[in-house]
RNA sequence: GGGACGUUAGCUCAGGGGUAGAGCAACUGCCUUUUAAGCAGAUGGUCAGAGGUCCGAUUCCUCUACGUCCCA
Numbered sequence: 001g002g003g004a005c006g007u008u009a010g011c012u013c014a015g016g017g018g019u020a021g022a023g024c025a026a027c028u029g030c031c032u033u034u035u036a037a038g039c040a041g042a043u044g045g046u047c048a049g050a051g052g053u054c055c056g057a058u059u060c061c062u063c064u065a066c067g068u069c070c071c072a
Stems, first nucleotide, its partner, number of pairs: 001071007010024004018055001027041004048064005
C1' cells in the first nucleotide's frame, strides 16, 4: 500500500428498513438472624463519527477513526 471482518447498555452478545432486546453486573424491595442464594421491580443506549439514499436508517451506500486477520 491492497483486501476481508468487526464497532449496539458497565461487560458478553442478538437484532440487517417501521422509533433496540437478552444474559450477567449495578440499584430498590421481599425473604432470611445476617452476607450470600432465591423472588419481584425499576433504571441504564448520540447503535464508533460524518455525509448520502429513503416517507422513515442501528440496518443500505460513501468516507473517516479504532481493533483483528490475510496479501504484498
A computed fold for a 72-nucleotide RNA from a Patescibacteria group bacterium, annotated as transfer RNA. Lineage of the source: Bacteria > Bacteria candidate phyla. The coordinates come from a structure-prediction model, not an experiment, and the mean pLDDT is 82. Rfam family: tRNA. By type it is a transfer RNA.